The RNA shown here (transfer RNA) has 70 nucleotides and comes from Babina holsti. A source record names the gene trnW. The coordinates come from a structure-prediction model, not an experiment, and the mean pLDDT is 82. Its Rfam family is "tRNA". It is annotated as a transfer RNA. Lineage of the source: Eukaryota > Deuterostomia > Anura > Ranoidea > Babina.
RNA sequence: AGAAAUUUAGGUUAGUGCAGACCAAAGGCCUUCAAAGCCUUAAGCGAAGGUUAAAUUCCUCCAAUUUCUG
Numbered sequence: 001a002g003a004a005a006u007u008u009a010g011g012u013u014a015g016u017g018c019a020g021a022c023c024a025a026a027g028g029c030c031u032u033c034a035a036a037g038c039c040u041u042a043a044g045c046g047a048a049g050g051u052u053a054a055a056u057u058c059c060u061c062c063a064a065u066u067u068c069u070g
Base pairs, nucleotide, nucleotide: 001069002068003067004066005065006064007063010023011022012021013020025041026040027039028038029037046062048060049059050058
């Protein structure tokens, strides 16, 4: 320099145009107390732009990480 892959909640991850799960966190219930269990809540698609009624998804560009060629 060229090519490819990946980027989703605090962590691990699913996802087929109309965002889920588990663990962790907070609150409550239960319990003599605790643990366990049950309920609820908060936490979101790497950045920018475009198409679309609607974009994690399709398109462009940038960034980070990893790999390959040289």